[in-house]
Molecule: small-subunit ribosomal RNA
Organism: uncultured organism
RNA sequence: UUGAUCCUGGCUCAGGAUGAACGCUAGCGGCGCGCUUAAUGCAUGCAAGUCGAGCGAUGAGGCCCUCUUCGGAGGGUACAUCAGCGGCAGACGGGUGAGUAACACGUAGGUGACCUGCCCUAAAGCUGGGGAUAACGGAUGGAAACAUACGCUAAUACCCAAUAGACCUGUGAGGUCGCACCCAUAGGUAAAGCUCCGGCGCUUUAGGAGGGGCCUGCGGCCCAUCAGCUAGUUGGUAGGGUAACGGCCUACCAAGGCGAAGACGGGUAGGGGGUGUGAGAGCACGACCCCCCACAAUGGGACUGAGACACGGCCCAUACUUCUACGGGAGGCAGCAGCAGGGAAUAUUGCACAAUGGACGCAAGUCUGAUGCAGCGACGCCGCGUGGAUGAUGAAGGCCCUCGGGUCGUAAAAUCCUUUUCAGGGGGACGAGGAAGGACGGUACCCCUGGAAUAAGCGUCGGCUAACUACGUGCCAGCAGCCGCGGUAAGACGUAGGACGCAAGCGUUAUCCGGAUUUACUGGGCGUAAAGCGUCUGUAGGCGGUUCGAUAAGUUGGGCGUGAAAGCUCCGGGCUUAACCCGGAGAGGUCGUUCAAUACUGUCGAACUAGAGGACAUCAGAGGAGCAUGGAAUUUCCGGUGUAGCGGUAAAAUGCGCAGAUAUCGGAAGGAACACCAGUGGCGAAGGCGGUGCUCUGGGGUGGGCCUGACGCUGAGAGACGAAAGCUAGGGGAGCGAACAGGAUUAGAGACCCUGGUAGUCCUAGCCCUAAACGAUGGAUGCUAGGUGUGGGGCCGAGAAGGCUCUGUGCCGCAGUUAACGCGCUAAGCAUCCCGCCUGGGGAUUACGGCCGCAAGGCUAAAACUCAAACGAAUUGACGGGGGCCCGCACAAGCGGUGGAGCAUGUGGUUUAAUUCGAUGCAACGCGAGGAACCUUACCUGGGUUUGAACUGUCUGGGGACCGGUGCAGAGAUGUAUCUUUCUCUUCGGAGACUCCAGCAGAGGUGCUGCAUGGCUGUCGUCAGCUCGUGCCGUGAGGUGUUGGGUUAAGUCCCGCAACGAGCGCAACCCCUGCCCCUAGUUACCAUCGGUUCGGCCGGGGACUCUAGGGGGACUGCCGGCGUCAAGCCGGAGGAAGGUGGGGAUGACGUCAAGUCAUCAUGGCCUUGAUGUCCAGGGCAACACACGUGCUACAAUGGUCGGUACAGAGGGUCGCGAAGCCGCGAGGUGAAGCUAAUCCCAGAAAGCCGGCCUCAGUUCGGAUUGCAGUCUGCAACUCGACUGCAUGAAGUUGGAAUCGCUAGUAAUCGCGCAUCAGCAUGGCGCGGUGAAUACGUUCCCGGGCCUUGUACACACCGCCCGUCACAUCACGAAAGUCGGCUGCACCAGAAGCCAGUGUGCCAACCUUCGGGAGGCAGCUGUCGAAGGUGUGGUCGGCGAUUGGGGUGAA
Repeated sequence: UUGAUCCUGGCUCAGGAUGAACGCUAGCGGCGCGCUUAAUGCAUGCAAGUCGAGCGAUGAGGCCCUCUUCGGAGGGUACAUCAGCGGCAGACGGGUGAGUAACACGUAGGUGACCUGCCCUAAAGCUGGGGAUAACGGAUGGAAACAUACGCUAAUACCCAAUAGACCUGUGAGGUCGCACCCAUAGGUAAAGCUCCGGCGCUUUAGGAGGGGCCUGCGGCCCAUCAGCUAGUUGGUAGGGUAACGGCCUACCAAGGCGAAGACGGGUAGGGGGUGUGAGAGCACGACCCCCCACAAUGGGACUGAGACACGGCCCAUACUUCUACGGGAGGCAGCAGCAGGGAAUAUUGCACAAUGGACGCAAGUCUGAUGCAGCGACGCCGCGUGGAUGAUGAAGGCCCUCGGGUCGUAAAAUCCUUUUCAGGGGGACGAGGAAGGACGGUACCCCUGGAAUAAGCGUCGGCUAACUACGUGCCAGCAGCCGCGGUAAGACGUAGGACGCAAGCGUUAUCCGGAUUUACUGGGCGUAAAGCGUCUGUAGGCGGUUCGAUAAGUUGGGCGUGAAAGCUCCGGGCUUAACCCGGAGAGGUCGUUCAAUACUGUCGAACUAGAGGACAUCAGAGGAGCAUGGAAUUUCCGGUGUAGCGGUAAAAUGCGCAGAUAUCGGAAGGAACACCAGUGGCGAAGGCGGUGCUCUGGGGUGGGCCUGACGCUGAGAGACGAAAGCUAGGGGAGCGAACAGGAUUAGAGACCCUGGUAGUCCUAGCCCUAAACGAUGGAUGCUAGGUGUGGGGCCGAGAAGGCUCUGUGCCGCAGUUAACGCGCUAAGCAUCCCGCCUGGGGAUUACGGCCGCAAGGCUAAAACUCAAACGAAUUGACGGGGGCCCGCACAAGCGGUGGAGCAUGUGGUUUAAUUCGAUGCAACGCGAGGAACCUUACCUGGGUUUGAACUGUCUGGGGACCGGUGCAGAGAUGUAUCUUUCUCUUCGGAGACUCCAGCAGAGGUGCUGCAUGGCUGUCGUCAGCUCGUGCCGUGAGGUGUUGGGUUAAGUCCCGCAACGAGCGCAACCCCUGCCCCUAGUUACCAUCGGUUCGGCCGGGGACUCUAGGGGGACUGCCGGCGUCAAGCCGGAGGAAGGUGGGGAUGACGUCAAGUCAUCAUGGCCUUGAUGUCCAGGGCAACACACGUGCUACAAUGGUCGGUACAGAGGGUCGCGAAGCCGCGAGGUGAAGCUAAUCCCAGAAAGCCGGCCUCAGUUCGGAUUGCAGUCUGCAACUCGACUGCAUGAAGUUGGAAUCGCUAGUAAUCGCGCAUCAGCAUGGCGCGGUGAAUACGUUCCCGGGCCUUGUACACACCGCCCGUCACAUCACGAAAGUCGGCUGCACCAGAAGCCAGUGUGCCAACCUUCGGGAGGCAGCUGUCGAAGGUGUGGUCGGCGAUUGGGGUGAA
């Protein structure tokens, strides 16, 4: 994530942090920090020198002495010194993090394998000689750097000799594990002077301190898609080398060494103290400070030295830069500043050696970009301020507003006060241990003066998350960390007001930890969410029964050592506080060592039998392999009988068959499979195993308890087995049967169905190695209620009964468990051990690489990119061409229609200036409209009008009564002229009422939004449903109740039930109608009596009908049957009516953003000389068409003519209108009666009786058209109804399809009413005549209840898969091509060490003076860097084309 729920699971946020950067903003101070990138390249200056008390030399000037030609010269002295010889220091300090996965670092040790300048302590010594050389001089070469030969000279430079042992070398004895140590002996090796006379130095030895070298245990990154690596490799012997051990090096010998506890290879990386975070465990990091290491343009090398293979030394090679006279040279900021470049980004070419520290020096002192300070940067942390108090008409102004008000807000103003800061002025440090000496610095700090004066922003305000309104915008512009906002009422965009948060900062971005128990050690999981290997055997490893003893490795405790400082925590102290700093304490290890303990684990030893195994007895079985064998059936072949079909399907066809099929009988062949038995029966590790017999063979159960004595469990790798399909070779092939062919089906049919049919299925041998290989559940052991089946065995029992027990296999179920479903001694419970596996979805059962395979393919197994979900279980609905039950004119059974015709009416469409608008499946379409000629009217054209046709208010100004009549113009609206009329009060000025004009506030709008709304309505549906309270169940959504068994029209009632009740619905109560009664009796009625003009007309009657009030009646009440003793159902009686008697009114929770802003009301928007309003005319009535609803027909159950009978319900005074008269008629005239049970509308019609028509486009049908009329109305042209005469169209029962109706119904017949001046085939009512059919619920449609499945919830008009097309993104393959790293082989070989040689050369020593000893140059060789050639490996870039994948509006 869902409609909602629980769970799993990922994504995201709130916290803290930073060497930061970016945006907006910025008052001050303190303390810190400041190239994270290009270990890129560097101009310039500085960063390591010092010593004259080691030495020679030089020196302007000073002083002294001497000389003097008076110019000066010589000597000395103090002083100074470029360069030089010599000494010490340049191996420290400072920088950087490239390399390095290593004894580099950390920690603990070792060194019997070592070194150590300066310093300290102690001992001894410092004698006698010698030869050179730089500087210097002149000379040569060179552009320069510099070089060369010659000549001179000194030393604390160099050399020789002497002296010396505790030093060094060799040998021997003792000693030790051993080369400690000690003794003896032989040989060998020292020195330097300077002086201010105080000292400073020198040599040897021993020791110390501090520093270092080497070795070892342990600890700390990633990749196994790196699994094998290794020739100096591992060891030995000998030698060399080193301060020192060592394959460190060389020769020879041996063949070892390392590795799954991860060698080798690849990637990444300086390590630590610590830092950040976290409850902790951890995780991440390694700036500043401290320790260690490594490096100094890149690579190699040595020299000197106590120490280097040396940042500011040397040599070589390479690249780069630079000078050049072209011959040759010079250079190395990863020192401090600074420059360029790179970059999102990181500072001054500052001051000083005053302090601290360092080098040299006896010292003074010199040097010191170490350091101390300052500068720049809000980069961080900390502190301070931007004022304080009072101040309500709650000012003005802004914003909002329901127009009342609210809010900014005590905020401001104003008054009083203060001066941290700021500005000006003055004083002025500590840091300096004994005098002087201060870069910082005239700084900190202090005092005085001035004046609220100089100082507030940034982010946010939909939820998470604290803070809301208005306007603008209109899926646009934009926002966004996630969810998501924006399509005309946006608290989410932009702006404003307000609010919230933090504050000299605030936000954003990046990164780390946290939240994340989301890698789970602390602290997770794997039946269905991701996750148990298909199964077994077993190697390494891990784990392991009972008892005793030993040991002390693990374990536990104590002591000792160490764990640098800083940091952290606590305590105390110093800067006004804090940050910061100082002192003390604590804490910190998987560390070392020692002592002790011995429960547990380990190890060793001894024993045991409960685990495990063996032996014996017995049992069941489709366990496995091989060989043999049997019958049924199919097919084929042969033969017989036999004839026209067979076969196949939903129906067919292809196919087979007269050349004889199918059918049937007999015979033969061949292959495969084994009916019944047969069972949630058996066996097996799993896959799997099924006729029968034999042979071989594995495993298991039971029984007693004879033997072994822990022999066990699990199991990374490994090995074996492993359905089907598939592959190789050879067989076999009956049936079946992918592919294929044909026939059907179909829109198509690459399918389902049918006819055939090849691989294959079978056998042998060998591969393949997968599966929903599933119980989606790894193996082993122990423990934890029961009940009920079933297989095998044992015991008790007389027993096929029953019971007990062991072992299998099922079901139900307690505790427990689980997210739930479920599991539940066959655990998914409670525990232990071992293995395997998981970590969001997609990409991906994929790519690349590797291994396996003949192939197909299998195993192992990523990333880019993309999404905010994907998923599990359960819930409520909805849905299903799922199931069950049940309703409805739903179908069926019937009757009559529609669809065809003409016309009426509505709609679509088209047309039009306009054909006003709305209604659009059912549920729009004779609907709003229950009545468009004008009006209506909303539309169009034209003409007017603007506070308006109608409403309210008030103020200002002006005029006048208002009203009404008349004339004229005009289509009218209207305009204009004119006449008539003069209210109330009055102080006579005027005021008021009313009215007109101009202005104001506002009117008006059938303009938009029914998706902003109220109200009303339609529909599902008069369907039987929809809910609530309490209780109970469930973690929860929710369930229960409302389900179930019956029953009903009904959730109607009964019974049952963790439910008990209740509400809205159903029903009833209401109205009409059907029967009776009572009351009443005119205008209704008339049985009896009388009258009569024969009409209930009159008298009268109160019976009847009727009217309209009241009441009765029906309730399954009675009887029988059925039913559960119920509800109820069936039948019957009685009754006018019987199971709701018939009809009406009545419409639950809700659904459809259903309909209506044009009935009305109403938010918002729009309009205001118009979208308002008035008027005339036109339009709403158009007409090629299409549809809906109707009317009239097509005829004889009819038409027509004549005669004649019977209703109900209504309406009527601006009305209905009688009789009479006129007209063929519509109608006219007339006027009686009637405010209505009285009069009128008003003739009912079908019907009945009689006549004609005789099946035809007619005596059917009446459209259309002509003429003549009537009526209404101001007016019938567009555009009314009716009448008469004439005309007489289509149409002869209607395709697909479709509608209504179950009884006083359909059908048919007429009558009335509303609207209305007039206009009815429509609507609403009324009565007359008056049927047919319902077997039944399979099917169509709609609905109800239960149940089931679901990946649907906008709910099947749902969801959703794949191809194709287009766009875009990342990735794979690819002929090749380019590059990085690296292996191997070879070539060549710089510098240099070492070795050899050394014919050239040479001062010290020896010498017999010839030479020797010794040394150097040169040459040669081994090694040897960059380089070159060739060939591999590995990683990466690009790549025509190609492959799949992701995303994208419709």